RNA sequence: AGAGCCAGCCAGGCAAUCGCGGCGGUGCAAACCGUCGAGGAAAGUCCGGGCUCCACAGGGCGGGAUGCCAGGUAACACCUGGGGGGCGUGAGCCCACGGAAAGUGCAACAGAAAAUAUACCGCCUCGUUCGCGAGGUAAGGGUGAAAUGGUGCGGUAAGAGCGCACCGCGCCGCCGGCAACGGCGUGUGGCAGUGCAAACCCCAUCCGGAGCAAGACCAAAUAGGGAUCCUUUGUCGCGGCCCGCGAUGGAUCCGGGUAGGUCGCUAGAGGCGUGCGGUGACGUACGCACCAGAUGAAUGAUUGCCCACGACAGAACCCGGCUUACCGGCUGGCUCUAAUU
RNA sequence: GCGGGUGUAGUUCAAUGGUAGAACCGGAGCUUCCCAAGCUUCUAAUGUGGGUUCGAUUCCCAUCACCCGCU
Repeated sequence: AGAGCCAGCCAGGCAAUCGCGGCGGUGCAAACCGUCGAGGAAAGUCCGGGCUCCACAGGGCGGGAUGCCAGGUAACACCUGGGGGGCGUGAGCCCACGGAAAGUGCAACAGAAAAUAUACCGCCUCGUUCGCGAGGUAAGGGUGAAAUGGUGCGGUAAGAGCGCACCGCGCCGCCGGCAACGGCGUGUGGCAGUGCAAACCCCAUCCGGAGCAAGACCAAAUAGGGAUCCUUUGUCGCGGCCCGCGAUGGAUCCGGGUAGGUCGCUAGAGGCGUGCGGUGACGUACGCACCAGAUGAAUGAUUGCCCACGACAGAACCCGGCUUACCGGCUGGCUCUAAUU
Repeated sequence: GCGGGUGUAGUUCAAUGGUAGAACCGGAGCUUCCCAAGCUUCUAAUGUGGGUUCGAUUCCCAUCACCCGCU
């Protein structure tokens, strides 16, 4: 210098005028003054919790989620560290990563054969009417995404884990590690039935329901009136079904009433800074500041100057994650290649 | 706020994980003096991006668009 990898940050700036929402102050009121006023994703609503109400005798069946190990956390499908596998020269990145010997199912076409097995060409032996037939074999050819451990030597009619050596694999033992797992062995077994579980399924662990229009309070109004039908194995509640428990008649039509206000509501598993513990996620102590809270719902408009010419997008109970969208710019650490000193 | 479903030729619909098909439409040809009808033939698609698998319209994840239900 070029090409990359990882972590983090910013999201046009300044000034003037007018306007909008919350809070505080002055004021009888009108109004005036002061102060605060969207995001890294406020989004999708995909997970997990707080909060609130209902259910909180219990049981069975069914359903859903997660899936290497250890840890973090209020919790998680998130995060951190580690193991194993894959990709990259590398910094690094990615992985739904339990079980296929519990059972069931699927594997098109091609191929002899696609999983209780089997033999097209070939090789070998025997017979032969010389066309071929009977038997052995799985080394070689060929098919396929996938073919019953690999290489070599021996052996044989030809061959074959048939035997042996090495490699690989399973089991056993020892060592290291909390564990996943890794390493070692004149140990042991001739070597297992291929793949798919994001096919059914099995195993292990976890899981009550609903959602701030939850829910609570105040005030106002009212008629629980009429008609028809269905039945006490009915209806409603306990996410689905069956027991079980609790409450209770139900449906349709006619007629009538209400739809105002307050709380919930934002001071929080919160934020920033420093120290300490930890490889880290994170935890903890101290200090600092208060940082939207509406309910037809605010955060906008105009003008001037400057530049790199400004992306995706806007709260509606709150928080932790994940995912998706995003013009451009900045900072730090690291890798590879080439050259110079 | 809570939940469910759908997406396949231009249109309406099919398709056990194994060559994406049918009808109508459109183009060309035949037939006719010409048109229509009829016959033959052709074009044309799995919303998008990933993953699992030998192989994906189908299974899983994310995303986009549309529709529906409750409150």
Two RNAs folded together computationally: RNase P RNA and transfer RNA, 412 nucleotides in total. Its mean pLDDT, the model's own confidence on a scale to 100, is 76. Rfam match: Bacterial RNase P class A. Rfam classes the family as a ribozyme.